[in-house]
RNA sequence: GGGGCGGUAGCUCAACUGGGAGAGCGCUGGCUUUGCAAGCCUGAGGUUGCCGGUUCGAUCCCGGUCCGCUCCA
Numbered sequence: 001g002g003g004g005c006g007g008u009a010g011c012u013c014a015a016c017u018g019g020g021a022g023a024g025c026g027c028u029g030g031c032u033u034u035g036c037a038a039g040c041c042u043g044a045g046g047u048u049g050c051c052g053g054u055u056c057g058a059u060c061c062c063g064g065u066c067c068g069c070u071c072c073a
Stems, first nucleotide, its partner, number of pairs: 001072007010025004019056001027043001029041003049065005
């Protein structure tokens, strides 16, 4: 330098054919316990890497760009 894959909650990851952004763990509060842990209930937490385009509507399609992994040189 070129090709491929990936970037979504604090972490690990989903999201079907473009239409409601989610799960587990973690965290807040409550119940339970003499207390802790476990368990149950509840709540908070998002610029879907960034910029632009298409569309009534974009995590999803298109262009550019940044970062990570990987292959080739």
Molecule: transfer RNA
Organism: Phycisphaeraceae bacterium